About this RNA:
This is a predicted structure of a 75-nucleotide RNA (transfer RNA) from Rhodothermaeota bacterium MED-G16. Rfam family: tRNA. Its family is annotated with triplet codon-amino acid adaptor activity in the Gene Ontology. It is annotated as a transfer RNA. The prediction has a mean pLDDT of 81. Taxonomically the source falls in Rhodothermota (Bacteria, Pseudomonadati).
């Protein structure tokens, strides 16, 4: 340099074009308890960036950025 894959809550993962983006875990508050832990209830939190296609994009297309893998070149 070329090719492929990945990028979504703090973390690990879902959601293959249809409207409220979910789950687990972690965080906060509450109930309970003498206190802590556990349990239960409630709560906040995310689509890497930009453009395009579409009535509608996490999803499809292009570019950029970041990461991983394979491969070529030898100045």
């Nucleotide at each position: 340099g070329g090719c492929u894959c990945u990028g979504u809550a703090g973390u690990u993962c879902a959601a293959u074009g249809g409207a409220u983006a979910g789950a687990a875990u972690a965080g906060a508050a509450g109930u309970u308890u003498c206190c802590u832990a556990a349990a239960c209830u409630u709560u906040a939190g995310a689509u890497a960036c930009a453009a395009g296609u579409u009535c509608g994009a996490u999803u499809c297309u292009u570019g950029u950025c970041a990461g991983a893998g394979c491969u070529a070149c030898u100045a």